[in-house]
RNA sequence: GUUCUCGGGGCGAGGUGCAAAUCCUCACCGGCGGUGAAAGCCCGCGACUCCGCUUAGGUGGAUUGACUCGGUGAAAUUCCGGGGCCGACGGUAAAAGUCCGGAGGGGAGAGGAC
Numbered sequence: 001g002u003u004c005u006c007g008g009g010g011c012g013a014g015g016u017g018c019a020a021a022u023c024c025u026c027a028c029c030g031g032c033g034g035u036g037a038a039a040g041c042c043c044g045c046g047a048c049u050c051c052g053c054u055u056a057g058g059u060g061g062a063u064u065g066a067c068u069c070g071g072u073g074a075a076a077u078u079c080c081g082g083g084g085c086c087g088a089c090g091g092u093a094a095a096a097g098u099c100c101g102g103a104g105g106g107g108a109g110a111g112g113a114c
Base pairs, nucleotide, nucleotide: 001114002113003112004111005110006109012026013025014024015023027098028097029087030086031045032044033043034042040085041084049062050061051060052059053058067083068082069081070080071079089101090100091099
């Protein structure tokens, strides 16, 4: 360099109500790379959304959530213990991280073959 494969998890119980997996109490989940040692909340990336350019395929850009205390240690906002916090857009009999949809999509990247 060419090519192939892989590449996101989670609402269970109760309450209110005409109606809620959407509200309330409890519950449950955590993409990819990096970082002196393992990270949803440290640094980046991807995804979603928006804007420009393009006949189109695409391409350039913008935006982009959340943490502390104690312990161990040479080293940890990453491990152990405590207490917290966060989660695109559209839909819906009622407001959604967990349901349905765009999605048999895209994708950071990971691995294999030549």
Molecule: FMN riboswitch aptamer (RFN element)
Organism: marine eukaryotic metagenome